[in-house]
RNA sequence: CCUUGAAAAAGGCAAACCGCCGGAAACGUCGGGACGCAAAACCACCGGCCUACACCCUUUGGGGGGGGCAAGGCAGCGGGGUUACCGAA
Numbered sequence: 001c002c003u004u005g006a007a008a009a010a011g012g013c014a015a016a017c018c019g020c021c022g023g024a025a026a027c028g029u030c031g032g033g034a035c036g037c038a039a040a041a042c043c044a045c046c047g048g049c050c051u052a053c054a055c056c057c058u059u060u061g062g063g064g065g066g067g068g069c070a071a072g073g074c075a076g077c078g079g080g081g082u083u084a085c086c087g088a089a
Base pairs, nucleotide, nucleotide: 004087005086012037013036017032018031019030021028022027035076041082042081043080045079046078047077048074049073050072055068056067057066058065059064
């Protein structure tokens, strides 16, 4: 240094849920809270999943209903890229 995750050490992050706020929603910031995580640090490039405001089609007298669809979202779904503490084999 590359791989790698045994024993430790120093630490780190923070699921569900609750609350304020933002958002059409999924979801997100912040605060509380810990299920867990050796990259649960960062990045939507690939796959997957979630939502459907607008738009399109349909239905209705209308309101509304139904269907399609990301330009929205998930990095704690997987792959990939970048960076990083410690040091057994």
Molecule: c-di-GMP-I riboswitch aptamer
Organism: uncultured Alphaproteobacteria bacterium